[in-house]
Context: one part of a larger RNA
RNA sequence: CACCGCCCGUCACACCAUGGGAGUCGGGAAUGCCCGAAGUCGGUGACCUAACCGAAAGGGAGGAGCCGCCGAAGGCAGGCCUGGUAACUGGGGUGAAGUCGUAACAAGGUAGCCGUAUCGGAAGGUGCGGCUGGAUCACCUCCUU
Numbered sequence: 001c002a003c004c005g006c007c008c009g010u011c012a013c014a015c016c017a018u019g020g021g022a023g024u025c026g027g028g029a030a031u032g033c034c035c036g037a038a039g040u041c042g043g044u045g046a047c048c049u050a051a052c053c054g055a056a057a058g059g060g061a062g063g064a065g066c067c068g069c070c071g072a073a074g075g076c077a078g079g080c081c082u083g084g085u086a087a088c089u090g091g092g093g094u095g096a097a098g099u100c101g102u103a104a105c106a107a108g109g110u111a112g113c114c115g116u117a118u119c120g121g122a123a124g125g126u127g128c129g130g131c132u133g134g135a136u137c138a139c140c141u142c143c144u145u
Base pairs, nucleotide, nucleotide: 003108005105008101009100011098013095014094015093016092018090019089020088023085024084025083026082027081028080031077032076033075034074039070041068042067043066044065047063048062049061052059053058111132112131113130114129115128116127117126118125119124
C1' cells in the first nucleotide's frame, strides 16, 4: 500500500503429521494349567561299601536305587500393555496469483455477540432466552468541572 481496504467458510490441487478401521505382523511383563532337567531337602533303602565298634557273625555310618516337595527351560490357553502395517474413512496444519458465494469489520447495508433448537452448497439463516463489548436521535438519573 489506508473501502479499488480487510476478511469468512465449503469445494478443487499438492505436501505433512494425526484419529477411527475388517484385520494382519512383531515385542514385553504377568496369570492359569501341563510337562519337569540339575540340585538341596524329606522319606525309603530287601542292593552295595575302605576307615568306627566287634575275634567273628553282625552293628553303626555312608552310598546306589526308588518315592515326594520345591524347581529352570519347554508346551497349551485366554486376556493385558506396546510397536509396525492396512482397503477405506474423519477432521487438522501448511502452500504468490484456482472455484462458489459475502458471513464479520463503518448502523458492513438484517447491529453484533453468547447459549440452545432447527434448516441450508458454504460462509450462514431462522426461532427462543440473554449481553452491550451497538451507531443515531430525544429524554431521565448519577459523577466531574
This is a predicted structure of a 145-nucleotide part of an RNA (small-subunit ribosomal RNA, 3' minor domain) from Parablautia intestinalis. Rfam family: Bacterial small subunit ribosomal RNA. Rfam links the family to the GO terms structural constituent of ribosome and ribosome. The sequence was found in a public genome assembly. The coordinates come from a structure-prediction model, not an experiment, and the mean pLDDT is 83.